[in-house]
Context: one part of a larger RNA
RNA sequence: CUUAAGGGAAGGAACUCGGCAAAUUUAUACCGUACCUUCGGAAUAAGGUAUGCCUUUUUUUAAGGCCUCAGUAAAGAGGCAGUUGCGACUGUUUAAUAAAAACACAGCACUCUGCAAACAAGUAAUUGGAAGUAUAGGGUGUGACGCCUGCCCAGUGCUGAUAAAUUAAAAUAUUUUUGUUAACGCUUAUAUAUUAAGUUUCAGUAAACGGCGGCCGUAACUAUAACGGUCCUAAGGUAGCGAAAUUCCUUGUCGGGUAAGUUCCGACCCGCAUGAAUGGCGUAACGACAACUGCACUGUCUCCCUUUAAGACUCA
Numbered sequence: 001c002u003u004a005a006g007g008g009a010a011g012g013a014a015c016u017c018g019g020c021a022a023a024u025u026u027a028u029a030c031c032g033u034a035c036c037u038u039c040g041g042a043a044u045a046a047g048g049u050a051u052g053c054c055u056u057u058u059u060u061u062a063a064g065g066c067c068u069c070a071g072u073a074a075a076g077a078g079g080c081a082g083u084u085g086c087g088a089c090u091g092u093u094u095a096a097u098a099a100a101a102a103c104a105c106a107g108c109a110c111u112c113u114g115c116a117a118a119c120a121a122g123u124a125a126u127u128g129g130a131a132g133u134a135u136a137g138g139g140u141g142u143g144a145c146g147c148c149u150g151c152c153c154a155g156u157g158c159u160g161a162u163a164a165a166u167u168a169a170a171a172u173a174u175u176u177u178u179g180u181u182a183a184c185g186c187u188u189a190u191a192u193a194u195u196a197a198g199u200u201u202c203a204g205u206a207a208a209c210g211g212c213g214g215c216c217g218u219a220a221c222u223a224u225a226a227c228g229g230u231c232c233u234a235a236g237g238u239a240g241c242g243a244a245a246u247u248c249c250u251u252g253u254c255g256g257g258u259a260a261g262u263u264c265c266g267a268c269c270c271g272c273a274u275g276a277a278u279g280g281c282g283u284a285a286c287g288a289c290a291a292c293u294g295c296a297c298u299g300u301c302u303c304c305c306u307u308u309a310a311g312a313c314u315c316a
Stems, first nucleotide, its partner, number of pairs: 001311008010302002014300001019297001027051005036041001038144001052066005067071001079295007086287002091103002107142007119128003145282004150212003155209002157205005164200003170195005176189001179186002213231005240274001241271001252268005
């Protein structure tokens, strides 16, 4: 020096991407316990006190005494609190770089399916679905709960309707026709007519795929524009949220916290390019999730020192 452990003056996160690692805390009994809340929780919240042995009394209590550095005397045994994002939760996952905000989930909604069900496997027989029967089964989306879920059916799908138009590889009828035949026929080619779904058409449908504007003017300071005009559209983004896991400009501006804060929290709204089951906004509880802060604690650091063990190294 390396690895694995123990100790450390003063300070106490100044370390660092970040308290990573380490330290603190830890048992039992008693006291005590906030915001918030779905009234279950939160909660071991937080915070505090006690703990060995002996004597006395009927047990307890209480009192007195004894010893130690130390009485849950060793070992084993939560650090705590606050704010925010995401996901409700327990669960699942990339066996060997990812455990998560991803997947699943209960709940919600749409859609298909009347049973020889839809759907799936198989060439088929057959089988699953199901020894089930719409309170059932399949598919799709969303994802507890609370409050909600706006407008658009022009496009693309899907469903329905069907007067008309269009469509025939094939089929049927008829006309003409080639070859052959005694004839019936068989055969070659042509023309006309009739006939389906589909398409065109007409409706419906967005918790189907999806979409949800521009320009100009206007109020008695200025600024802004409730208001007006105009063009376009299927309809022009409603409620809510908003520099956000979304904001380029941007370290936006203001406020808070710090002596000092590209992060964080609260606002503003000028949303490059938010927005309602591709769900929107909240939310107690939960989380080896992500961001920020405080207390405690510490060799993370100022700044290193030392002990133990093994190795390395030097000598033998």

This is a predicted structure of a 316-nucleotide part of an RNA (large-subunit ribosomal RNA, domain IV) from Candidatus Vidania fulgoroideorum. Model confidence (mean pLDDT): 86 of 100. The RNAcentral record of the full RNA draws on ENA. Its Rfam family is "Bacterial large subunit ribosomal RNA". Rfam links the family to the GO terms ribosome and structural constituent of ribosome.